[in-house]
Transfer RNA from an Anaerolineae bacterium, 74 nucleotides, folded computationally.

RNA sequence: UGCCGGAUAGUUUAAUGGUAGAACAGUGGACUCUGAAUCCAUUAGUCUUGGUUCGAAUCCAGGUCCGGCAGCCA
Repeated sequence: UGCCGGAUAGUUUAAUGGUAGAACAGUGGACUCUGAAUCCAUUAGUCUUGGUUCGAAUCCAGGUCCGGCAGCCA
């Protein structure tokens, strides 16, 4: 430098155009002599900028970052 793949909550992971859900973690509460476990409630997210569309996490283009492969230099 080129090609390919990827980026969703603190972490892992769903949603294949119909308006983001779950688990764990966190917080508050219940229970308990205390803790753990269990139960209830709750906070928090689509990498970024545009485009297409009635509607975009999803499709298209640019950018950023990560990974893989190839190439160049040493």
Notes: It matches the Rfam family "tRNA". The family's RNA type in Rfam is transfer RNA. Its family is annotated with triplet codon-amino acid adaptor activity in the Gene Ontology.